The RNA shown here (transfer RNA) has 75 nucleotides and comes from a Lentisphaeria bacterium. Taxonomically the source falls in Lentisphaeria (Bacteria, Pseudomonadati, Lentisphaerota).

């Protein structure tokens, strides 16, 4: 120094232009003599970060920083 793929909830991931979701964990309720399962409710988010196009961006385009892979090329 070049290319690809990512970057969303504590975790692991959907989600290709119009209201941000599910699993698992967490709270709190029901069940139970008391736990596990189990069932109901809830809380938790600047969607990595600036711009830019659009009425309207997680979603197109541009650059940044981060992860991860791979290619060359000096020593």
């Nucleotide at each position: 120094g070049c290319c690809c793929u990512c970057g969303u909830a504590g975790c692991u991931c959907a989600g290709u232009g119009g209201u941000a979701g599910a699993g698992c964990g967490c709270a709190c309720c029901c069940u139970u003599g008391g736990u596990a399962a189990g069932g109901g409710u809830g809380a938790g988010g600047u969607c990595a970060c600036g711009g830019a196009u659009u009425c309207g961006a997680c979603u197109u385009c541009c650059g940044u920083c981060g992860a991860g892979g791979g290619c060359u090329c000096c020593a």

RNAcentral holds the sequence, with entries from ENA. The coordinates come from a structure-prediction model, not an experiment, and the mean pLDDT is 80. It matches the Rfam family "tRNA". The family's RNA type in Rfam is transfer RNA.